This is a predicted structure of a 342-nucleotide part of an RNA (small-subunit ribosomal RNA, central domain) from an uncultured prokaryote. Its Rfam family is "Bacterial small subunit ribosomal RNA". Gene Ontology terms of the family: ribosome and structural constituent of ribosome. The RNAcentral record of the full RNA draws on ENA. Model confidence (mean pLDDT): 81 of 100.

Context: one part of a larger RNA
């Protein structure tokens, strides 16, 4: 390279946006680049392959043919791909009307608990452990009550719930901002899906800065004050995780059953809502048919049947290491071997 793979055996990039690029809905017309057919030219000889012949045979040689799968020109074909033009609405987007949520940012506010302070009640222990001790306490602790201060986190509701691209998101309220879903099919008319590089975001841990007084030319230090934020906050970095569904994104198709969340429509009932049932749609779960799988299992949220595009894998160790490059204040990250060995 071909081929084969990627939940758990090696292998899905942490996530999204997006450049190049390969891929791409329906109808009509034109063109004829790809594609297909005919013809002509060329494709040296030798060699290879086939027939025949010459050395006694063979190797070898001669001769004839085929082949040279290609390229060029020309004449045609037009289903598919491309190009150009026109049209369309189902993909995509927009509009309008609803609706949903712990989606994000900012602000002030709240109660419980904890710690500290003051006052009061009150007296000998408290605390802690398997048992103890250290520790606290007659300078009055622990306990109880009132008030004050501080920081962090938000019990119950709470769920197999919901939202978000992922990381992640939970007291209640307000402001600002984003998104999904449903309905109407109103508008645009393929505007799309993927996406090497690139950009943005990215748990936790970690890094820098975020007091004052002196000294001093300065003093981002040494000294002093404050028992001191690694944690919380602001800004700037770091860029990694079992970043997991260990399952890339998008699209189409392929039995059912049962829950549940958000919407829409309908039925009977009702004063009306709600509850109930039916249909539909977007999620989220459980079971399961066909099929798949090494098995476990997956099974319309596929690991089934297919298409497009990207990442990645190729025995174990050495090693996610060395060297070099790039990034970083640092910690380190990223890219990434070989010798050797089994």
């Nucleotide at each position: 390279u071909u081929g084969g793979g990627u939940u758990u055996a090696a292998a899905g990039g942490g996530u999204c946006c997006g450049u190049a690029g390969g891929c791409g809905g329906a109808u009509c017309a034109u063109u004829a680049a790809g594609u297909c057919a005919g013809u002509g030219g060329u494709g040296a000889a030798a060699g290879c392959c086939g027939g025949c012949a010459g050395c006694u045979c063979a190797a070898c040689u001669g001769u004839c043919g085929a082949a040279c799968u290609g390229c060029c020109a020309u004449u045609g074909a037009u289903a598919c791909u491309g190009a150009u033009g026109a049209u369309c609405u189902u993909g995509a987007a927009u509009a309008c009307g609803g609706u949903u949520g712990a989606a994000g940012u900012u602000g002030g506010c709240g109660g419980a608990a904890u710690a500290g302070g003051u006052c009061a009640u009150g007296u000998a222990g408290c605390g802690g452990u398997g048992a103890a001790a250290u520790g606290c306490u007659u300078a009055g602790a622990u306990a109880u009550g009132a008030c004050c201060u501080a920081g962090a986190a938000c019990a119950c509701c709470g769920a197999u719930u919901g939202c978000g691209a992922a990381g992640g998101c939970a007291g209640a309220c307000a402001a600002c901002u984003a998104a999904g879903c449903c309905g109407u099919u109103a508008u645009u008319g393929a505007c799309g899906a993927c996406g090497a590089g690139g950009g943005a975001c990215g748990a936790a841990a970690g890094c820098g800065u975020g007091a004052g007084g002196a000294u001093u030319a300065g003093a981002u230090a040494c000294c002093c004050u404050u028992g001191u934020a690694g944690u919380c906050c602001a800004c700037g970095c770091c860029c990694u995780a079992a970043a997991c569904g260990a399952u890339g994104a998008g699209a189409a198709c392929u039995a059912g059953a049962u829950g549940u969340u958000g919407g829409a429509g309908g039925a009977a009932u009702u004063u009306a809502u709600a509850a109930u049932c039916c249909u539909u749609u977007a999620g989220u779960a459980u079971c399961g048919u066909a099929g798949c799988u090494a098995a476990c299992g997956c099974g319309a949220u596929a690991a089934g049947u297919u298409c497009u595009c990207c990442g990645c894998c190729u025995g174990g160790g050495g090693a996610g290491u060395a060297c070099g490059g790039c990034c970083g204040c640092a910690a380190g990250g990223u890219u990434a071997a070989a010798a050797c060995u089994c």